Background: Predicted 3D model of an 86-nucleotide RNA (c-di-GMP-I-GGC riboswitch aptamer) from a Gammaproteobacteria bacterium.
[in-house]
RNA sequence: GCUAAAAAAGGCAAACUCGCCGAAAGGCGGGGACGCAAAGUCACCGGUCUACGGGAGCGUAUCCUAUGACAGCGGGGCCGCCGGAC
Numbered sequence: 001g002c003u004a005a006a007a008a009a010g011g012c013a014a015a016c017u018c019g020c021c022g023a024a025a026g027g028c029g030g031g032g033a034c035g036c037a038a039a040g041u042c043a044c045c046g047g048u049c050u051a052c053g054g055g056a057g058c059g060u061a062u063c064c065u066a067u068g069a070c071a072g073c074g075g076g077g078c079c080g081c082c083g084g085a086c
Base pairs, nucleotide, nucleotide: 001086002084003083011036012035016031017030018029019028020027021026034072040078041077042076044075045074046073047070048069049068053065054064055063056062
């Protein structure tokens, strides 16, 4: 440099649940493990979710809207542990 087969050390932690934060999506911490070789990290591209506020609307209906969120939806960027079918 390549690679994530096998093995092992170590790591992370879905659902659910308790506490806190948030308008919500969701986040953080404890418990808990479905899984993960980048389930480390970055909203750059596509996608998805939410709609406090703003807009449409006769309207408390309904719809539109990201500046909010998801990196455990896909692609891409950056960084990287233990290893070796090289």